[in-house]
Context: one part of a larger RNA
RNA sequence: GGAUGAACGCUAGCGGCAGGCCUAACACAUGCAAGUCGAGGGGCAGCAUAGAUUGCUUGCAAUCUGAUGGCGACCGGCGCACGGGUGAGUAACGCGUAUACCACCUGCCUCGCACAGGGGAAUAGCCCAGGGAAACUUGGAUUAAUGCCCCAUGGCCCGCGGGCGCAACAUUGCGCCCUCGGUAAAGAUUCAUCGGUGCGAGAUGGGUAUGCGUCCUAUUAGCUUGUUGGUAAGGUAACGGCUUACCAAGGCUGUGAUAGGUAGGGGCCCUGAGAGGGGGAUCCCCCACACUGGUACUGAGACACGGACCAGACUCCUACGGGAGGCAGCAGUGAGGAAUAUUGGACAAUGGGCGGGAGCCUGAUCCAGCCAUGCCGCGUGCAGGAAGACGGCCCUAUGGGUUGUAAACUGCUUUUACAGGGGAAGAAACCCCGCCACGUGUGGCGGGCUGACGGUACCCUGCGAAUAAGGACCGGCUAACUCCGUGCCAGCAGCCGCGGUAAUACGGAGGGUCCGAGCGUUAUCC
Numbered sequence: 001g002g003a004u005g006a007a008c009g010c011u012a013g014c015g016g017c018a019g020g021c022c023u024a025a026c027a028c029a030u031g032c033a034a035g036u037c038g039a040g041g042g043g044c045a046g047c048a049u050a051g052a053u054u055g056c057u058u059g060c061a062a063u064c065u066g067a068u069g070g071c072g073a074c075c076g077g078c079g080c081a082c083g084g085g086u087g088a089g090u091a092a093c094g095c096g097u098a099u100a101c102c103a104c105c106u107g108c109c110u111c112g113c114a115c116a117g118g119g120g121a122a123u124a125g126c127c128c129a130g131g132g133a134a135a136c137u138u139g140g141a142u143u144a145a146u147g148c149c150c151c152a153u154g155g156c157c158c159g160c161g162g163g164c165g166c167a168a169c170a171u172u173g174c175g176c177c178c179u180c181g182g183u184a185a186a187g188a189u190u191c192a193u194c195g196g197u198g199c200g201a202g203a204u205g206g207g208u209a210u211g212c213g214u215c216c217u218a219u220u221a222g223c224u225u226g227u228u229g230g231u232a233a234g235g236u237a238a239c240g241g242c243u244u245a246c247c248a249a250g251g252c253u254g255u256g257a258u259a260g261g262u263a264g265g266g267g268c269c270c271u272g273a274g275a276g277g278g279g280g281a282u283c284c285c286c287c288a289c290a291c292u293g294g295u296a297c298u299g300a301g302a303c304a305c306g307g308a309c310c311a312g313a314c315u316c317c318u319a320c321g322g323g324a325g326g327c328a329g330c331a332g333u334g335a336g337g338a339a340u341a342u343u344g345g346a347c348a349a350u351g352g353g354c355g356g357g358a359g360c361c362u363g364a365u366c367c368a369g370c371c372a373u374g375c376c377g378c379g380u381g382c383a384g385g386a387a388g389a390c391g392g393c394c395c396u397a398u399g400g401g402u403u404g405u406a407a408a409c410u411g412c413u414u415u416u417a418c419a420g421g422g423g424a425a426g427a428a429a430c431c432c433c434g435c436c437a438c439g440u441g442u443g444g445c446g447g448g449c450u451g452a453c454g455g456u457a458c459c460c461u462g463c464g465a466a467u468a469a470g471g472a473c474c475g476g477c478u479a480a481c482u483c484c485g486u487g488c489c490a491g492c493a494g495c496c497g498c499g500g501u502a503a504u505a506c507g508g509a510g511g512g513u514c515c516g517a518g519c520g521u522u523a524u525c526c
Stems, first nucleotide, its partner, number of pairs: 001526004006522005013378006019371002021336001026334003030331003035078003040075002043071002047069003050065007085289003094214008104206002109202007117151004127140005157182003161178007187194002215261003222252003227249008264286004268279004291312005314325004342368001344367003350364001351362004381412004391403005418462005426453001431448007470515005475496003481510005491498002
């Protein structure tokens, strides 16, 4: 000199953009953060409409009807493995980079081929009866499905056995044939579609392996027994000590094994001419974690943040028998700390989930709020104005210098602020209506609807210099000097150093210098 997620002191007008718990992965009140589908099903608790019956006060009330719109709970499907948070752990194929899979998987999506026959048993819900303070739960009868099960058909699927051919990157791969055996399906519907099953291919996403790279300590020198390899079996989507039995005795290491410490990694960021050095907040990619530890279930995918089970610590409820819970989601609270924000709005846009669609959900996201935390921009007026006033300070030859065009005053301007008025873009789709083309289910066109921000940005009008300047420093380094006070005291100080009676260094004043809505100080990095 540059930099920062900064903090502290003094000061503070505005706008835009960005950023905002670095500490206790400490503990958490409350609300919200993941649902959706009635075009899968039984249905109808509640709401609304309609109808029927009855009463009567003649437009109300009661009862019934799932008939319609819709719809709580239940069965079923898809989603809940994403998105959002955090960095504890991890020195590792964790990450980065480049490859491999002749050793693999992949829901939804796209394309192609083929198919969808027949039957059965239940079970929630509803109803009935209990238990319990509650959480919740037990029994009985009855019922549906795109839920469950059985039989059939199964090829280009799978498996066992046999045969032929081709290829070569060892293990092997590809193609063809013959038997035998096995394995499927779901319907709904507003009639246009949506959905189902098997196989193949694509795309996407993932899994595994390998080369190279990846901090400190030798005051850590030896480490290892599933350890290294083999055979067989099991297991996995898949290869593999991944696991097991047996056999062998291997494997790693001063080119640093093992151990200890520290740490999420990268893109990037800061600095530097570069080489390097330091860092890993915000944004993007990957990984890991979800009170602590362990475990599996379901599923295409989890060993699952707002799922389950067990144990532990902690908190809460209790009728004392027993229960409930997990903010490192968004806000917010306490604690810690030098220190870090609103218990805000909207789904209008983008994206996601479900749905045929309308739509619903979405603290993702988009916005708004607070904060000079940073960067950038703007303003606090402009021009004229000398008797160079008063006052202050300094000098003194009693006059001068400086503050100083500074002020007053005159003229002008009006950004921002204030008042009034107008007022967006972001939005075009989906959807509704209509038209055209034509390959008849697609494409195009026109009209209508939709804005949280927000009466915001922006524009116009009006008024008036009106609403707006401070901080540090002035001995040298280092831009900027005098007076007074003090007298090694009080104090200053980054280093050198200053102060003991003339202090440009302390404190005040006048003046000056540098920056400026900031200026300094501290901390940290180059």

The prediction has a mean pLDDT of 85. Small-subunit ribosomal RNA, 5' domain from Marixanthomonas spongiae, 526 nucleotides, folded computationally. Rfam family: Bacterial small subunit ribosomal RNA. The sequence was found in a public genome assembly.